[in-house]
Molecule: c-di-GMP-I riboswitch aptamer
Organism: Deltaproteobacteria bacterium
RNA sequence: UCCUCGAAGUGGCAAACCCAUGGAAACGUGGGGACGCAAAGUCACUGCCCUCACUCGGAUUUUCGAGCGGGUAGAGUGACUGCCGAA
Numbered sequence: 001u002c003c004u005c006g007a008a009g010u011g012g013c014a015a016a017c018c019c020a021u022g023g024a025a026a027c028g029u030g031g032g033g034a035c036g037c038a039a040a041g042u043c044a045c046u047g048c049c050c051u052c053a054c055u056c057g058g059a060u061u062u063u064c065g066a067g068c069g070g071g072u073a074g075a076g077u078g079a080c081u082g083c084c085g086a087a
Base pairs, nucleotide, nucleotide: 005085006084012037013036017032018031019030020029021028022027035074041080042079043078044077045076046075049071050070051069054067055066056065057064058063
C1' cells in the first nucleotide's frame, strides 16, 4: 500500500409515520422524523411486484379481464467510484 474484514471515531444517507404539493392511481418532490445502512453512492441489465387515467373485450351500473403506458425497491446481478483502520 492492497485484499478480506468491521472495533472505535468524524462525516453521510434516511424506513415507518406526519405536513405541504404534483399525479387518475401506483408513486414522486420538499420539510419534519429515525428503523436501519460501509456502498442504503452512480449507471446498466434482469425478473418479481404495484397501478389502470386511456384503449379493447366481457358484464350491465359499477365492476371483471387483457393491453399500451406509468411506478417503487432498503430486490438480484454486473461495471465504475468512494470515508476510517482496531483485531